[in-house]
Context: one part of a larger RNA
Molecule: small-subunit ribosomal RNA, 3' major domain
Organism: metagenome
RNA sequence: UGACGGGGGCCCGCACAAGCGGUGGAGCAUGUGGUUCAAUUCGAAGCAACGCGAAGAACCUUACCUGGACUUGACAUGGGAUUGACCGUACGAGAAAUCGUGCUUCUUACUUCGGUAAGCAGUCCACACAGGUGCUGCAUGGCUGUCGUCAGCUCGUGUCGUGAGAUGUUGGGUUAAGUCCCGCAACGAGCGCAACCCCUAUUUUUAGUUGUCAGGUUAUCUUCGGAUAGCGACCCUCUAGAGAGACUGCCGCGAAUAACGCGGAGGAAGGUGGGGAUGACGUCAAGUCAUCAUGGCCCUUACGUCCAGGGCUACACACGUGCUACAAUGGCCGGUACAGCGGGUAGCGAAACCGCGAGGUUGAGCCAAUCCCUCAAAACCGGUCUCAGUUCGGAUCGCAGUCUGCAACUCGACUGCGUGAAGGUGGAAUCGCUAGUAAUCGCGGAUCAGCACGCCGCGGUGAAUACGUUCCCGGGCCUUGUACA
Numbered sequence: 001u002g003a004c005g006g007g008g009g010c011c012c013g014c015a016c017a018a019g020c021g022g023u024g025g026a027g028c029a030u031g032u033g034g035u036u037c038a039a040u041u042c043g044a045a046g047c048a049a050c051g052c053g054a055a056g057a058a059c060c061u062u063a064c065c066u067g068g069a070c071u072u073g074a075c076a077u078g079g080g081a082u083u084g085a086c087c088g089u090a091c092g093a094g095a096a097a098u099c100g101u102g103c104u105u106c107u108u109a110c111u112u113c114g115g116u117a118a119g120c121a122g123u124c125c126a127c128a129c130a131g132g133u134g135c136u137g138c139a140u141g142g143c144u145g146u147c148g149u150c151a152g153c154u155c156g157u158g159u160c161g162u163g164a165g166a167u168g169u170u171g172g173g174u175u176a177a178g179u180c181c182c183g184c185a186a187c188g189a190g191c192g193c194a195a196c197c198c199c200u201a202u203u204u205u206u207a208g209u210u211g212u213c214a215g216g217u218u219a220u221c222u223u224c225g226g227a228u229a230g231c232g233a234c235c236c237u238c239u240a241g242a243g244a245g246a247c248u249g250c251c252g253c254g255a256a257u258a259a260c261g262c263g264g265a266g267g268a269a270g271g272u273g274g275g276g277a278u279g280a281c282g283u284c285a286a287g288u289c290a291u292c293a294u295g296g297c298c299c300u301u302a303c304g305u306c307c308a309g310g311g312c313u314a315c316a317c318a319c320g321u322g323c324u325a326c327a328a329u330g331g332c333c334g335g336u337a338c339a340g341c342g343g344g345u346a347g348c349g350a351a352a353c354c355g356c357g358a359g360g361u362u363g364a365g366c367c368a369a370u371c372c373c374u375c376a377a378a379a380c381c382g383g384u385c386u387c388a389g390u391u392c393g394g395a396u397c398g399c400a401g402u403c404u405g406c407a408a409c410u411c412g413a414c415u416g417c418g419u420g421a422a423g424g425u426g427g428a429a430u431c432g433c434u435a436g437u438a439a440u441c442g443c444g445g446a447u448c449a450g451c452a453c454g455c456c457g458c459g460g461u462g463a464a465u466a467c468g469u470u471c472c473c474g475g476g477c478c479u480u481g482u483a484c485a
Stems, first nucleotide, its partner, number of pairs: 001485002003482003007479007015469002019433005026324008034315002042053002064310007073129001077128002079125006088103006106119005131299002134297003140293002142288003145284001147282001152191006158167003171182003197276004202244007211234003216231006247270001250264005326426001330385006342373003347366002352361003392423001397418007439461007
């Protein structure tokens, strides 16, 4: 000087408390451990591994296993020889890879029409080499997690100290903040904080199609309420460019005439308005050699390459993360209302018809503010069920189907009929959340042929509680002790 302390002081955080909803019990989904297996490929390991890499394992993917094949190789560059191919197509062997046979069959320039040269492509030969998701993340780059969006981490000059170092950065206040003020052997500065950036809340203006329709006008229909379409218009909504607006600016009180705090006015918004992006010096030899790159080591008729089938989907069990429930604030039936973000040409697919349904037939329109996905659901109104393992719950299983796709046996999703398990609110323990949040309800997208209870977004309905900082956890500053570095 740090680190540590079941030392002290001050302060903060959904850290506790106050509340609301969960997990832990059940069934299922998913990941992991373990076990099994020919293989169940590999990585991730307290927080910070475990719906994680994987934004899609039937084949492919695929790295694993079994079997069948190849050896200059599936891919790159270079030399020589040779062919005019390659591709395509037909047949045969085969599980395919692959092999065999037949058909078809280059371009340009010169030309004495014999060929020559160049290019391109294939085959063969030998070698340099290719290739490796093989090892080492404790040799590395790059990228990432974490402490933590915590308020810290440093430097120059000066001063102090023999020196390591100190000072500044400590102190009194204040702040979300090393934020600011005051003081001070310090004076300044840098990386962080904040602001500048994006979205959102109000408004002005510009613009008016594909958006909108208050008023006007015309036509058609009319249940005389109105509806649709055209003209017209840009009021309103909206879209998207440019501005305005919030700064403790104003008033009062407190404070040290400070910084600042509290209250008020005006205002759409008030003291960082809400959200996002943004992550200092460093820590964990944290993670990744399987994104990629790369040193070293290792393999080279194999640890490389191609293919078929299987496996990654196993199952006594244990754990994590979720979904669905256990019901009446509910289930079922009928009626009826209101979104936003997005996506669409190998695509989205209307209307009509067929089917109980998943879906099918046909195909309008749309490269999209135009058309489609797209009737949102909870909510509301009416009816029914009456506390039961039930009209709760839907696992499991049987039968019959639909769709995607060469192909749904291992191993897809969905539909109909039947079946109708556990489950009556979950021990010790434990998690999230402070407002348009929790809870609850549906919708969209990426990946994707198909497959979502996961992930990333979107809107609808919409709470309760916070006395307070004694305690648990994590963190910041000062101080103290130390046999630790």